The RNA shown here (transfer RNA) has 74 nucleotides and comes from a Candidatus Omnitrophota bacterium. It was read from a public genome assembly. The coordinates come from a structure-prediction model, not an experiment, and the mean pLDDT is 80. It matches the Rfam family "tRNA". Rfam classes the family as a transfer RNA.
[in-house]
RNA sequence: GGGCAAUUAGCUCAGUUGGUUAGAGCGUUCCCCUCACAUGGGAAAGGUCACUGGUUCGAGUCCAGUAUUGCCCA
Numbered sequence: 001g002g003g004c005a006a007u008u009a010g011c012u013c014a015g016u017u018g019g020u021u022a023g024a025g026c027g028u029u030c031c032c033c034u035c036a037c038a039u040g041g042g043a044a045a046g047g048u049c050a051c052u053g054g055u056u057c058g059a060g061u062c063c064a065g066u067a068u069u070g071c072c073c074a
Stems, first nucleotide, its partner, number of pairs: 001073007010026004019057001028044005050066005
């Protein structure tokens, strides 16, 4: 230098052919349970879907560019 893949909650990851509210597990906070802790039960908070632009009535999803990370080729 060229190619491919990934980027969604604090962490690990889903998200179907573009369409109704953006989710799960773990973690955090609160409540119940306990003498207390753990386990268990319930609830809540937490998101510019990496960034910019485009297409569309409508974008996490499609397109272009940029950035970061990983792999391959030279």